[in-house]
RNA sequence: GCCCCGGUAGUUCAAUGGACAGAACAGCAGUUUCCGGAACUGUCGAUCAGGGUUCGAAUCCCUGCUGGGGUA
Numbered sequence: 001g002c003c004c005c006g007g008u009a010g011u012u013c014a015a016u017g018g019a020c021a022g023a024a025c026a027g028c029a030g031u032u033u034c035c036g037g038a039a040c041u042g043u044c045g046a047u048c049a050g051g052g053u054u055c056g057a058a059u060c061c062c063u064g065c066u067g068g069g070g071u072a
Stems, first nucleotide, its partner, number of pairs: 001071007010025004018055001027043005048064005
C1' cells in the first nucleotide's frame, strides 16, 4: 500500500430503518447502621467526525479519523 472486522454512558454490552437509545457495574444522593460495608430506593451519564439516501438513520451508502487482524 491493499483486504477484512470494529467504534454507543466512566467500564462491559444491548437496540427489525420507527415509542423517551436500554441494562449491568461504577459515580452521586437518600433509607438503613454507632461508623463503614452490604442491601434497598432514586438520580446523573452515550451513538467517532462530516456528508448522502429516506417521511424517518445508532442501524443503509460515501469519505475521513481511530483500534484490531490478515497479506510480499
A computed fold for a 72-nucleotide RNA from an Anaerolineales bacterium, annotated as transfer RNA. Rfam family: tRNA. Its family is annotated with triplet codon-amino acid adaptor activity in the Gene Ontology. The family's RNA type in Rfam is transfer RNA. Rfam's curators write: Transfer RNA (tRNA) molecules are approximately 80 nucleotides in length. The organism belongs to Anaerolineales, within Bacteria. RNAcentral holds the sequence, with entries from ENA. The prediction has a mean pLDDT of 81.